[in-house]
RNA sequence: UCACGAUAACGGCAAACUUCUCCGAAAGGAAAGGACGCAAAGCCACGGGCCUACGCACAAUCUUUUGUGCUUGGCAGCCGGGUUACCGAA
Numbered sequence: 001u002c003a004c005g006a007u008a009a010c011g012g013c014a015a016a017c018u019u020c021u022c023c024g025a026a027a028g029g030a031a032a033g034g035a036c037g038c039a040a041a042g043c044c045a046c047g048g049g050c051c052u053a054c055g056c057a058c059a060a061u062c063u064u065u066u067g068u069g070c071u072u073g074g075c076a077g078c079c080g081g082g083u084u085a086c087c088g089a090a
Base pairs, nucleotide, nucleotide: 004088005087012038013037017033018032019031021030022029023028036077042083043082044081046080047079048078049075050074051073055070056069057068058067059066060065
């Protein structure tokens, strides 16, 4: 240095759930609490996947809904990839 990952050390993160809270059309996110887990559960939507669907178009419905497409946004704690990083037993 690359790989690897202890019943080691110093520390870190925080699922579900909760809320007179805040942002958002929604998904989701922020904050506070909480701890299921995590050796990258740090960061980046690049590939796949999943979620969303305000808006636009078309079709159906038959008059306010439904479907499809486009488009929008999101998930890094779904997988892969990229990138940076603490510690050091075997």

c-di-GMP-I riboswitch aptamer from Planococcus lenghuensis, 90 nucleotides, folded computationally. Its Rfam family is "c-di-GMP-I riboswitch aptamer". From the family's description: GEMM was predicted in a large-scale screen for bacterial structured RNA regulatory elements. The organism belongs to Planococcus, within Bacteria.